[in-house]
Order: sequence, then C1' cells, then structure tokens
RNA sequence: CGCGGGUCGCCGCCGAGCCGUGGCCCCCACGGGCCGGGGAACCAAGUUUCUGGGGUGAAUCCGCUCGAACGAGUGGUAGGGGCGACUGUUCCGUCCCGAAUCCGUCAGCUCACCCGGUAGGCGGCCGAUGGAGGGAACA
Repeated sequence: CGCGGGUCGCCGCCGAGCCGUGGCCCCCACGGGCCGGGGAACCAAGUUUCUGGGGUGAAUCCGCUCGAACGAGUGGUAGGGGCGACUGUUCCGUCCCGAAUCCGUCAGCUCACCCGGUAGGCGGCCGAUGGAGGGAACA
C1' cells in the first nucleotide's frame, strides 16, 4: 500500500416487529403504539367435508429439461421491494424478490368479548448519486 474479516458507534433497507418506565439489567415485567388470530345478528354460503381444510406472508400460477419417484435446474408470471440522507403519491426508467412456515380434521364475514406477536435478515460510513410533474410538513 492492497485485499479480506471482526468489534464499537452512527446511518440506511426488507419486515407489524418500535417507544416509555422499572428491575435480580444484553434478559424480564408493566404500559403505550403497531400487527395477527378466534368470535353474533345481518349478509354470504346452501353443504361437497381425503381430491382434507385453514392461517401468516408480496411470494401465486404456467411451461421446458434431468429424474422411477422425492426432488433439482431453468424460462416466464400474479404480486412485492429498492434507486441522492425529509415523508407520502403519480408517470417513466432501471436493479432485485417472487420464499418459508404454522394449525391439526377445525375456523366465511362478524358488535361485544377472548387469545397471541413485537422477530429475523442485510447494507453503508467521503463512499454513494436515475428523470419529470405536483403536494405537504419542518427550518
């Protein structure tokens, strides 16, 4: 000097996954906020319940190849996210994701009411740097 990695702090992204108070303090309790599930009447459905059914989530569906099958790979796709360090919205452009898992034979919607979650993962720090129009807030 270059490359790679780790720790602390700060900043940012996906996501509901954040804030406050206290404590035997890297964990827990309580409260608030946010999120999810169950649950009447009315409405819907008229049962299609082994071809089980249902939930969280953007993550659904259709081809092709390998394969006995399980499955793997690959090309698309419903849908979803990022793109100058204020946020939201519209159009264009561009880069990505398009998984996983839970309940356990059972659940439509749903007032009251009841129950639960508040994780995990990734990136940056003088580097980065899309365009157009409009709006709001703050200084």